This is a predicted structure of a 739-nucleotide part of an RNA (large-subunit ribosomal RNA, domain II) from a Candidatus Uhrbacteria bacterium. It matches the Rfam family "Bacterial large subunit ribosomal RNA". Gene Ontology terms of the family: structural constituent of ribosome and ribosome. The prediction has a mean pLDDT of 81. The source organism's lineage runs through Bacteria, Bacteria candidate phyla and Candidatus Uhriibacteriota. It was read from a public genome assembly.
Context: one part of a larger RNA
This record gives sequence, C1' cells and structure tokens, in this order.
RNA sequence: GCCAACGAGUUUAUGUAUGUUGCUUGUUUAAGGUCCGUUCUGGACCGAAGGCGUAGGGAAACCGAGUCUGAAAGGGCGUUAUUGCUUUGCCUUUGUACGAGGACGUAAGUCCUUUUGCAGGGGCAAAGCGCAUUUGGCAGCAUAUGUAAGACACGAAACGAAGUGAGCUAACCAUGGCCAGGGUGAGUCCUGACGAAAGUCAGGAGGAGGCCCGAACCCACGAGCUGUGCAACACUCGGGGAUGAGUUGUGGUUAGCGGUGAAAUUCCAAUCGAACUUCGUGAUAGCUUGUUUUCCCUGAAAUAGUUUUUGGACUAGCCUCUCCGUGACCUCCAGUGGUAGAGCACUGAAUGGGGGUGGGUGGAGAAAUCCUACCACUCCUAACCAAACUCCGAAUGCUGGUACGGUUAUACGGAGGGAGUCAGACCAUGGGGGCUAAGCUCCAUCGGUCAAGAGGGGAACAGCCCAGAUCGUCAUCUAAGGUCCCUAAAUCUACACUCAGUGUUAAAGGUAGUGUCGCGACUCUGACAAUCAGGAGGUUGGCUUAGAGGCAGCCAUCCUUUAAAGAAAGCGUAAUAGCUCACUGAUCAAGUUGUUUCGCGCCGAAAAUAUACCGGGGCUUAAGUGUAGUACCGAAGAUACGGGCCUUUUCGCAAGAAGAGGCGGUAAGGGAACGUUCUGUACGCGCUGAAGCGGUACUCGUGAGAGACCGUGGAGUGUACAGAAGUGCGAAUGUUGGC
Repeated sequence: GCCAACGAGUUUAUGUAUGUUGCUUGUUUAAGGUCCGUUCUGGACCGAAGGCGUAGGGAAACCGAGUCUGAAAGGGCGUUAUUGCUUUGCCUUUGUACGAGGACGUAAGUCCUUUUGCAGGGGCAAAGCGCAUUUGGCAGCAUAUGUAAGACACGAAACGAAGUGAGCUAACCAUGGCCAGGGUGAGUCCUGACGAAAGUCAGGAGGAGGCCCGAACCCACGAGCUGUGCAACACUCGGGGAUGAGUUGUGGUUAGCGGUGAAAUUCCAAUCGAACUUCGUGAUAGCUUGUUUUCCCUGAAAUAGUUUUUGGACUAGCCUCUCCGUGACCUCCAGUGGUAGAGCACUGAAUGGGGGUGGGUGGAGAAAUCCUACCACUCCUAACCAAACUCCGAAUGCUGGUACGGUUAUACGGAGGGAGUCAGACCAUGGGGGCUAAGCUCCAUCGGUCAAGAGGGGAACAGCCCAGAUCGUCAUCUAAGGUCCCUAAAUCUACACUCAGUGUUAAAGGUAGUGUCGCGACUCUGACAAUCAGGAGGUUGGCUUAGAGGCAGCCAUCCUUUAAAGAAAGCGUAAUAGCUCACUGAUCAAGUUGUUUCGCGCCGAAAAUAUACCGGGGCUUAAGUGUAGUACCGAAGAUACGGGCCUUUUCGCAAGAAGAGGCGGUAAGGGAACGUUCUGUACGCGCUGAAGCGGUACUCGUGAGAGACCGUGGAGUGUACAGAAGUGCGAAUGUUGGC
C1' cells in the first nucleotide's frame, strides 16, 4: 500500500410538540398481591395510596368568577364552549276570531285600547335524543427535540490514591582485590674538609611525592567511519590519568510531596522540571479528525445586540415543516427629508483693488502737520473654499392611500415543531482610513456573482460577460463572443484611416509623419522656392579708444540718389578689407504661406534560463482601426418530438384524463422507499441440491436493489403482513488478520 472482518446519535428517566389508539356518566393505577401458563421470567385479575384534570388571582395570609396592585381612577392576570332535531315553559312581534271598554256617528258602522284562543316569525331557559366536530381531559404507543446522565466515536498534556523499583545509575557503609617497566632523587642519616660556633661545601646511604615517562586498568579531547549501523552512542587512528580526591568485586543503606548529586535539573532499570504499575477513569477537551443505503420537494448564513467575548455561545435576522388568515409588488395620487449639486445670507477659512477709524516703522519738518512698508477693526467691490457652514436644493429613497389599470398566489402576515449560520470573497457604485497605494482595510447600496452554480465566452483563469443543468435526440433558432489556418462559421459588401507589425503594455512632454473641419495672408498687375544682377552716396555719423571705418561700448539713428538698399540682422579683421542678409529688378510659371479643430501614427520606452504582453502560425487597399450593412457559426439558453417526478385547476365514486406551472444546489428542514439480523402469524422451497461463493452479452425497477441462468458448494432457507434493532463503511496518521 491493497484486500477481508470490525468500527461512531444509543439506552433510561422526564418535559414539550405532532401523529395515532382507548376511555370521557373524567382518566390512570404504583408498590404489592392472587390465579393461569410455562421456565420463559409472560398473561389475566385485584390493589384508588397517589398523579393529572375539573378556577383563578396573590410573595403570602387570604379571597374567589374574580383577584392583585392602588387613596382612588386605572391597570395586570383570569372568567364567558359550539351545533342539529324534538318537547315544554317564558318574553316579544305580526295577522285574525270572540268578549270587554272608550271615541265619533241619528243609525248602519268606523277607529283605538285590552284579556283570552288560534296561526306564523324572533329570542331565552330547561329536558331528552343524536351526532359530529371542535374546544378539550387522562392514559398507552410511535416520531422529533430539550434536560440529566460517558450521551455520536476516537484522541491529550495533566491531577489524585495505593503500591513496585538503587541487579542501570548517584552517594555512602562493611569486607576483599588490582596498579608491567623505567625515571627523578625531598626531608633525614653517615663520612670528609672548613669554621670559635651557627653552620657551609663535597662524597655516600636512603627512597619522599594528589612527582615524571609509559602498559594493564579507568576515561572520552580530535578526526575518520557509521548513521534502515556490528551497535537505540559501536568501531579505527591518535589523546588524558595511571600510588591516588585512584580503580574494581561481593554484600548492604537511602524511594517519588522522595532520594542522590566535586551541581549538569544530573541520575534514580534505553523513561525524569518530578520514575514506573494499577485504580479514580469512558477525567475534561468552546479543539482536530471521522460519522456507513436510495430517490423526491424546499433551501440558507457568514449580520445586529450581549458575552473574561471575538475560531465559542444566547436572543433576533435569514431556511424548512404543519395549521390559520389575506394580501404583496408596479403604475397613479398625497406626504416626508436637507444628501448630490449649488451658494456665501449665518459660522469659519482665505486672495486682489479701493475707502474709513485706530495703532505703528521710517522719512521731511522748529512745530503743527504731511507721506509711508505694516497690523487690527470696518465698508464697497472682484474672484473663491467647508464632513462637523446653509439664503437654497434635486434624482433615487421612505411613509400612507387605493379607484381605473398591470403582474403575482412558490406573495404577505400570524401561531407552533426542527434547524443551520455569527472567519466571507471579488466586481460595480457612494464614502471613511491609507499615498484619491495595494489581489490593502472598514462601512453602505436587503446591488451582482461566487460561496452553494454546471454550460458558452474571456488562450489558460471561484467572484468578469452571456446564461440558471429533470432525462433522451447524429433536429432547429439564438446570447455573449466570433467567422485566413490551428478551430465551427465571411479571405463578406461599401466608404474611409493607419505603414508604426501601430494593432499585439504606460505618462508628462515633444513631433515640417499623415488625413480632416475651419479662419486668415500673398498671388498671371506673376506669388513661394530656386537662379542671375544690384544692395549706393553724405560717412570712417558723434563720443570713446592705441585703434573703433555698419558690426567692443555709449548717444543719436537723419538726409540724398534710387527699381531698391538699415548710420545695418549675421560671419569676419588689430583696425580696414572681404562674404552674406534685409530690400529691389530680371528669368521661370501656379499656387504659396500662417494658424485652429479632430482622427490615426512617431519619440519618450532599460532586467535578469529562451522569442516571451497578439494563445500560436501568420496578417499591410489586413486577418489592423472607424462607420454602415448582410449572412453564418456559436450554450446544458429557447424551440421541436418523446419519457419521468412534483404542485395546482377542472372533470371523475375511484383509477385516472385534460389544462397550467415547476424540477442547479452546500449547511439545514420535510417526504417516500431499498436492504441486513431477529420475533410473531399465515403459506412455501430444499440432497432430483438450501445458504454461502464465483460468473453472464438476460429481465424488472428513477434508484437503493430484485430476479433469471451457468458453475461451485453440501444442509438448511424463503414469501406476504406486522413488530424489534448490536441495521448499511472509503476515508477516523482507525483496530485485527492476510498478502
């Protein structure tokens, strides 16, 4: 690493919600007991103690359809079941009949009031029946979820208790062992010499020392080697100590809140800032990882407030399911406001000119006074600035209303069950911070996309452009974007521009590159350019100067002759001279020149492996750019044809039919199914071959899967309907086994 097996939301108690069952003349038993059946640990019955419910309010006493608060008023929390039919009773109303009374009328009669009876309508109460539903009530079961427990699984470092360790190592105690050989030669002593002595010198004896050299032995300083080793620290060559604070054997002592330590937090059995073993213990883990079959419907969030809170949580927001209700948006109408813009009327900021008042520097003046850079206040005037200025002031927005309109019923609101989300990203627009830096950061627009979105374009490229994938089709039409080749489709049409490979990176600035829209000037009385000729005289103007002659400098810059010619626009000389220019004539013959607008170019333009900023080839009346146009290509978009699923309307007893609409999806919610093991009931299969295992080009199902057939295997096993779970693996540096 692969394969196989194992491997993670469970159980108990209890609350809530939903569904369902039983009872409702409320419901239910608990411990315990009796009986029955059988050895599983069941069934039936008894047992009313107790619980919940039937009334609430208050902290409570307490009061009670009320109660609490309060002086009261008021307020808070409570109270009020629904319906159908029949009967009876009461109330009310309408009509009518009889009787009584009253009014009018001569009378007939008419009108009014009223008791009673009958008929009809309405209301209330009671009883009965029914029924169902609802509002309910209690209990059982199921599902979801909360709480308490290990509570979806695995995972710490740690903490505590009781024990086991000094056969490694540290120190110590007791008792033993070991240190080849060589060198040096202390104190001391002896002898001799000298000396008064102390003593000195010489020779000899002797053998001290954390002395010297160097094996054993002990150590571990350097290098090599090794570094899946010979070895969880070795080996090789060198190195240090080697009579000492030496080294070593055996036996013993010191124990973890501790010991030991020539001290390094060092050692205490390959473990040491607190050993190891077992237990508390499934410690705790706001953290990381993993969490197992299928299909269908819907579908988020990365925000606010609070938080020893910021990678966690709670409430709200946004999602889903059930039930209930009726709207929602656009248009239109009526309101609201102080933003964009603008403005300077306020508050401030700030520039120029002028006037006034006051201050003040300098100057003149004997003084008075006058002039004056400047400062403060103020008036006039011109031009301006402001998130925390406003005399003004939009568009969008927001609020309300709904008549005629339009769109929608997947819209809006409420109650309840279940969530997830609280790290967001870029793009566009309006802003704050920053450098009007950032693939920067923080807000806003209930903006867009991604997140959670596939497809086409953008060479490639979550966030850009187009467009939202139910499935099938070798059908059609389009979007963005494209149509010379790579590469599907125009070497398309018309008119222009560009020569820079601009296109196929960039600014200030520069540009007699080129096209274009204008406005001037000169011009056949001959322009512009070119060529030929002239460009003179007073005069070398005056001054200055060594000189100054048009041309170092200062002043002046006239007059004349002329077609024209400056007291000279340059070069030049020491100064002259000389060469040009302005200006004029001639030759030639048709446009010349200045400036503005706009388009496309050019320069500005330097980076590190190799062209290297068109995707490439390559492209020049384009395959570049601009304008206009036609055709075509181009997506999972739309359409066509066919199938599936969901919602809804109509029809239908139903099955279903027709119509309309829908079916991208992470977290998450909801619905419906498949499969495994076991149990119950019913019915089956099997040695003429069960399960399991291997295989197939077959059948059914949207799918999980189910069958059929072949082989192997050799004794069990299935189907239908219910029930219960140790119920589904690819991942957890998962566990065990095999290779």